[in-house]
Molecule: transfer RNA
Organism: marine sediment metagenome
RNA sequence: CCGGACCUAGUCUAGCCCGGUUAGGCAGCGGACUGUAGAUCCGCCAUACGCCGGUUCGAAUCCGGCGGUCCGGA
Numbered sequence: 001c002c003g004g005a006c007c008u009a010g011u012c013u014a015g016c017c018c019g020g021u022u023a024g025g026c027a028g029c030g031g032a033c034u035g036u037a038g039a040u041c042c043g044c045c046a047u048a049c050g051c052c053g054g055u056u057c058g059a060a061u062c063c064g065g066c067g068g069u070c071c072g073g074a
Base pairs, nucleotide, nucleotide: 001073002072003071004070005069006068007067010026011025012024013023014022020057028044029043030042031041032040050066051065052064053063054062
């Protein structure tokens, strides 16, 4: 330099094609249970969709630009 994949909460992901209140596991917090703890159960948890702009009544999702990570090629 060329091509491709990916970027969503502390973390790992689903959702994106086909626009309409985002969601799940783990972690964390509170409670029940327990001699204590763990396990189990119940509840809670956050300004989360890489950034900027465009389209639209409405964008994580569509379009453009930029940035980052990874893979391949030269």